c-di-GMP-I riboswitch aptamer from Lysinibacillus sp. AC-3, 90 nucleotides, folded computationally. The organism belongs to Lysinibacillus, within Bacteria. Its mean pLDDT, the model's own confidence on a scale to 100, is 85. It matches the Rfam family "c-di-GMP-I riboswitch aptamer". Rfam links the family to the GO term cyclic-di-GMP binding. The sequence is in RNAcentral, with records from ENA.

[in-house]
RNA sequence: UACUGUAAAAGGCAAACUUCACCGAAAGGGAAGGACGCAAAGCCGUGAGUCUAAACACUAUUUUUAGUGCAUGAUCGUCAGGUUGCCAGG
Numbered sequence: 001u002a003c004u005g006u007a008a009a010a011g012g013c014a015a016a017c018u019u020c021a022c023c024g025a026a027a028g029g030g031a032a033g034g035a036c037g038c039a040a041a042g043c044c045g046u047g048a049g050u051c052u053a054a055a056c057a058c059u060a061u062u063u064u065u066a067g068u069g070c071a072u073g074a075u076c077g078u079c080a081g082g083u084u085g086c087c088a089g090g
Base pairs, nucleotide, nucleotide: 003089004088005087012038013037017033018032019031020030022029023028036077042083043082044081046080047079048078049075050074051073056069057068058067059066060065
């Protein structure tokens, strides 16, 4: 130090779901509980995927509503990439 994660130790994170005088147009996020899982389920939206569609554009209506498109929004617990790192083996 590449690499590996069967077992152990010390710890760590926390899906679904529940709650909220919280943030957001929404997707989603935050906090508290919870415990399905995770060896990077640490960090970075860089590429792809997925979700949403406020603003914007177009169309219709005809004067504020509907439809369609669209990420500049979100997701790293979808995958890839970048970067740092615990324990054990090596």